A computed fold for a 388-nucleotide RNA from a Pseudomonadota bacterium, annotated as Bacterial RNase P class A. The organism belongs to Pseudomonadota, within Bacteria. Its mean pLDDT, the model's own confidence on a scale to 100, is 76. The RNAcentral record of the sequence draws on ENA. A source record names the gene rnpB.
RNA sequence: CCAGACGGCCGGACGGCCGCCCUCCGCUCGCGGGGGGAGGAAAGUCCGGGCUCCACGGAAACACGGUGCCGGAUAACGUCCGGCGGGGGCGACCCCAGGGAAAGUGCCACAGAAAGCAAACCGCCCGCCUUGCCUUCGGGACGGCGGGUAAGGGUGAAAGGGUGCGGUAAGAGCGCACCGCGCGACCGGCAACGGAAGCGGCACGGUAAACCCCACCGGGAGCAAGACCAAAUAGGGGCGGCGGCUCCCGCGCAAGCGGGACGAAACGCGUUUCCGCGUAGCCGCCCGGGUCGGUCGCGCGAGGCGCCCGGUGACGGGCGUCCCAGAUGAAUGGCCGUCCCCAUGGGAAACCAUGGGACAGAACCCGGCUUACAGGCCGUCUGGCACG
Numbered sequence: 001c002c003a004g005a006c007g008g009c010c011g012g013a014c015g016g017c018c019g020c021c022c023u024c025c026g027c028u029c030g031c032g033g034g035g036g037g038a039g040g041a042a043a044g045u046c047c048g049g050g051c052u053c054c055a056c057g058g059a060a061a062c063a064c065g066g067u068g069c070c071g072g073a074u075a076a077c078g079u080c081c082g083g084c085g086g087g088g089g090c091g092a093c094c095c096c097a098g099g100g101a102a103a104g105u106g107c108c109a110c111a112g113a114a115a116g117c118a119a120a121c122c123g124c125c126c127g128c129c130u131u132g133c134c135u136u137c138g139g140g141a142c143g144g145c146g147g148g149u150a151a152g153g154g155u156g157a158a159a160g161g162g163u164g165c166g167g168u169a170a171g172a173g174c175g176c177a178c179c180g181c182g183c184g185a186c187c188g189g190c191a192a193c194g195g196a197a198g199c200g201g202c203a204c205g206g207u208a209a210a211c212c213c214c215a216c217c218g219g220g221a222g223c224a225a226g227a228c229c230a231a232a233u234a235g236g237g238g239c240g241g242c243g244g245c246u247c248c249c250g251c252g253c254a255a256g257c258g259g260g261a262c263g264a265a266a267c268g269c270g271u272u273u274c275c276g277c278g279u280a281g282c283c284g285c286c287c288g289g290g291u292c293g294g295u296c297g298c299g300c301g302a303g304g305c306g307c308c309c310g311g312u313g314a315c316g317g318g319c320g321u322c323c324c325a326g327a328u329g330a331a332u333g334g335c336c337g338u339c340c341c342c343a344u345g346g347g348a349a350a351c352c353a354u355g356g357g358a359c360a361g362a363a364c365c366c367g368g369c370u371u372a373c374a375g376g377c378c379g380u381c382u383g384g385c386a387c388g
Stems, first nucleotide, its partner, number of pairs: 001384010012339007020037008039359001043370002046368005051222004064218005069083005084098001085096004099213002104211002106207003121153002123149007133140002161179006180202001181200003186195003226296004236287007244262001246261006266279005303322008340357007
């Protein structure tokens, strides 16, 4: 210098003017002043918790769902750290749903003779048969029947170890050597696992993101949770009150009777009146529930930063220091100037002109995961080239 691996960080800076939200102070009470005001993902809402309400006597089992190598971290996790095993890369390093298939069940499509108690289609080999064919007359080939054979061909993702020598009628772990495989005393490690004397001719195919088995975890709903204050109108409950010498029309000598009106003032029962009770209605007062609206929940927290200590690390402990958004149709913005970066054009260059500044944006909070992201910075490491 080129190519790459891993980890971390920034993600426009400064100033001025005008605004927005929260909060504190002041007063002349609607103004003035001070302080604070998005993110690494605030996103997806995929996991785990806090918090709140509901349900529940305890424990266990069953069902369902989730997780799944081992050890550790943590409030917890499907996250993280350190290891193990497998795979990829020359390497730094990266990837893996990575428990159990000798507990049971199922499945293994197509092709193929045969796919799970393996299997004879072609081939190879042996025996028997002979109307036909050949013959050197001994027999032989095709064919038929019966059998042997997993070495060869062919099918398949997969056909019951591989290579070689021996062996055989032809073959075959049938025998032997090496490789592979299984079991494995013992050794190392907390463990996953690693190593391994020796034994075994070789069995026990694959599939559990198929059922299943094993181990562990799991009540439900979510801040529109939930709590409080509380109108108008309508409706619910309780208590109290509800007037006739009123007005109009008709009948009648009159007492009175019938009808209508006056906002409701009517009806029923006790034999009529008086009086009482009940129902309905009207008026007044009170009570309680809900709605509109408002307040809380709601910003001191598994909190940030710095140093020290323990640990390989995730992380833990101690000390010091800081207070750091809380809106609710929802604030966090706009303009200007100087600079920075990028793109395009011009220029020999200094530089000039124009355009642009990623993804996105809190809504109860926290720990993770995943996804999006212009441009740039730092550190460690790997491979290569050149020079000293």